A computed fold for a 75-nucleotide RNA from a Thermoplasmatota archaeon, annotated as transfer RNA.
Its mean pLDDT, the model's own confidence on a scale to 100, is 81.
The source organism's lineage runs through Archaea, Methanobacteriati and Thermoplasmatota.
[in-house]
RNA sequence: CCCCGCUUAACUCAGCCUGGUCAGAGUGCCUGACUGUAGAUCAGGAAGUCCCCGGUUCAAAUCCGGGAGCGGGGA
Numbered sequence: 001c002c003c004c005g006c007u008u009a010a011c012u013c014a015g016c017c018u019g020g021u022c023a024g025a026g027u028g029c030c031u032g033a034c035u036g037u038a039g040a041u042c043a044g045g046a047a048g049u050c051c052c053c054g055g056u057u058c059a060a061a062u063c064c065g066g067g068a069g070c071g072g073g074g075a
Stems, first nucleotide, its partner, number of pairs: 001074007010027004020058001029045005051067005
């Protein structure tokens, strides 16, 4: 220098190909029930500028361009 993959909640990830009403799951966290306490179990809740900037569109996590970080391959 060239090519490929990944980046979404505190953590691990789904959704992206095929744009659409509120952005989700598990774990963790908080509250309550239960319990002598805790755990387990059950119920409820909070939590994300979807890596950044720009573009297309009535509408973008999703499409297009540029950039950044991490990982892999090649020269």